[in-house]
Context: one part of a larger RNA
RNA sequence: CGUAGGAUAUUUGAGAGGAGCUGUCCUUAGUACGAGAGGACCGGGAUGGACGGACCGCUGGUGUAUCUGUUGGCCACCAGAGCCAUGGCAGAGUAGCCAAGUCCGGACGGGAUAAACGCUGAAGGCAUCUAAGCGUGAAGCCCCCCUCAAGAUGAGAUAUCCGAUUCGCAAGAAGAAGGUCCCUUGAAGACGACGAGGUAGAUAGGCUUAGAGUGUAAGUGCAGUAAUGUAUUGAGCGGAUAAGUACUAAUCGACCGGAAG
Numbered sequence: 001c002g003u004a005g006g007a008u009a010u011u012u013g014a015g016a017g018g019a020g021c022u023g024u025c026c027u028u029a030g031u032a033c034g035a036g037a038g039g040a041c042c043g044g045g046a047u048g049g050a051c052g053g054a055c056c057g058c059u060g061g062u063g064u065a066u067c068u069g070u071u072g073g074c075c076a077c078c079a080g081a082g083c084c085a086u087g088g089c090a091g092a093g094u095a096g097c098c099a100a101g102u103c104c105g106g107a108c109g110g111g112a113u114a115a116a117c118g119c120u121g122a123a124g125g126c127a128u129c130u131a132a133g134c135g136u137g138a139a140g141c142c143c144c145c146c147u148c149a150a151g152a153u154g155a156g157a158u159a160u161c162c163g164a165u166u167c168g169c170a171a172g173a174a175g176a177a178g179g180u181c182c183c184u185u186g187a188a189g190a191c192g193a194c195g196a197g198g199u200a201g202a203u204a205g206g207c208u209u210a211g212a213g214u215g216u217a218a219g220u221g222c223a224g225u226a227a228u229g230u231a232u233u234g235a236g237c238g239g240a241u242a243a244g245u246a247c248u249a250a251u252c253g254a255c256c257g258g259a260a261g
Base pairs, nucleotide, nucleotide: 001151005162006161007160008159009158010157011156015148016147017146018145021049022048023047024046025045026044027043033038051105052104053103054102055101059099060098061097062096066092067091068090069089070088071085072084073083074082109143110142111141116136117135118134119133165174166173167172178256179255180254181253182198183197184196185195186194203249204248205247206245207244208243209242210241213237214236219232220231221230222229223228
């Protein structure tokens, strides 16, 4: 820009893409078959491999703004903190992300067929699956399953909302549903986009409470010459989690749209 008014939701599916794999074991059954050795079809069940998708309750990885320990140095010294040295080094670790973890998938079924196997059947009194006609038949084909999808210009459908203007002498101004800018932001994201919100508000931060994590803070008392231990004390600290709470910031606003085709 189009989809012959403008919107907001919900959809149909022409078409396109994805997927499509397979082992072993048990049973049927030591049955059919076979002199024996051996050993099934068909059918039923279980469990794997590789591949793919999703997820983070479990097992783990990461987790440089979490906690702790500790070496050397700086702040004159002690204590307590902080900073620098690859996060100084080391131990542990929430969320998120992830696999080595967990769950799920290939199915079932239908249609038309290939090779092949048939029925009926002449030409050609017989025979013949074929010439007319009718069947069975594959991991393959078309559906079924998953995803996208009306720019499918053949531009579809359904529901709902708004719209037969107002003011003005005129110039002109205002102006619906709905949307955008702007702002707070997100398990959304390169940016656009998408989602949640913008005071009639829990959108983010803060605060409070709880929780994960770390592992018993500081100060003080006691014991010890001291290092240190111990009590207060599962203490103190605590990024991403949850709930609550308007304390802070989403202020005030502006714009698009637009009159009956």
The part of an RNA shown here (large-subunit ribosomal RNA, domain VI) has 261 nucleotides and comes from a metagenome. The full RNA is in RNAcentral, with records from SILVA.